[in-house]
Molecule: transfer RNA
Organism: marine eukaryotic metagenome
RNA sequence: UCUAUAGCUCAGUGAUAGAGCAACUGAUUUGUAAUCAGUAGGUCGUCGGUUUAAAUCCGGCUAGA
Numbered sequence: 001u002c003u004a005u006a007g008c009u010c011a012g013u014g015a016u017a018g019a020g021c022a023a024c025u026g027a028u029u030u031g032u033a034a035u036c037a038g039u040a041g042g043u044c045g046u047c048g049g050u051u052u053a054a055a056u057c058c059g060g061c062u063a064g065a
Base pairs, nucleotide, nucleotide: 001065002064003063004062007021008020009019010018015052023039024038025037026036027035045061046060047059048058049057
């Protein structure tokens, strides 16, 4: 100096937390895979500050590069 957001890889630069893959359920199939439809899964590393409002801005700490 950079990074920390779903099981994994990552988006999201102040106003509803998302995508792909993975998982689960259903359809399809003799069965599996593939395909299609759907469901679930997040105290956004942690403690404070600013703000009407913070994943987002500021500071400390922790972990990693």